This is a predicted structure of a 73-nucleotide RNA (transfer RNA) from a Chloroflexota bacterium. It matches the Rfam family "tRNA". Rfam classes the family as a transfer RNA. Gene Ontology term of the family: triplet codon-amino acid adaptor activity. NCBI's taxonomy places the organism under Bacteria, Bacillati, Chloroflexota.
[in-house]
């Protein structure tokens, strides 16, 4: 340089063209308890890596760039 994956909630991943983007883990509250700690309730927490095209519609499909990972030289 050139080729292949990969970016989505703090953190590890789900959706693969539609309806409100979802789990588990962390955190937070709360109720239990003499007090913590498991375990119970709630709720909150995301410009889907940035741009542009495509489409009625885009996490999703192209195209460019940035970032990390393998490969080839």
């Nucleotide at each position: 340089g050139c080729c292949c994956c990969a970016g989505u909630a703090g953190c590890u991943c789900a959706a693969a063209g539609g309806a409100u983007a979802g789990a588990g883990c962390g955190a937070u509250g709360c109720a239990c308890u003499c007090c913590u700690a498991a375990g119970g309730c709630a709720g909150a927490g995301g410009u889907u890596g940035c741009g542009c095209g495509u489409u009625c519609a885009a996490u999703u499909c192209g195209c460019g760039c940035c970032u990390g990972g393998g490969g080839c030289a």